[in-house]
Molecule: transfer RNA
Organism: Solobacterium sp.
Formats: sequence, C1' cells, structure tokens
RNA sequence: GUGCUUGUAGCUCAGUUGGAUAGAGUACUAGCCUCCGAAGCUAGGGGUCAGGAGUUCGAGUCUCCUCAAGCACG
Repeated sequence: GUGCUUGUAGCUCAGUUGGAUAGAGUACUAGCCUCCGAAGCUAGGGGUCAGGAGUUCGAGUCUCCUCAAGCACG
C1' cells in the first nucleotide's frame, strides 16, 4: 500500500429480513435480610450504537468517507 473482519453501558456481549421505548450478564449504588459481612432478593443510575455524511416515512442494521484495533497478501 491492497483486501477482509471488528467497533453497542465501567467490562464481556446479544440485537434475526431496516420497524414500535436500545437490551442481557457482570460490575456499581440504595433498600431488605444479618450481630457484621458475604451470598440471596428487590429497585435504581449509567448509551452521541467509534466520528461524519447520505438513502429511507423510519438506520445499531444499508451506502460512502474518516479514525482505531486485528488478520492475510505484497
């Protein structure tokens, strides 16, 4: 340099053929429980879906550009 893959919550990830309010586990906070803590139960906070533009009535999803990481080739 060329091609391919990936980027979604603090972390690990799901999200189907474009559709209804963006989710799960874990972590964190509070409450319950306990002599205290752990475990367990309940509730809660936390998101510019890497960034930008486009297509569309509608984009995490499709297209283009940029950025980052990984793999292959030269």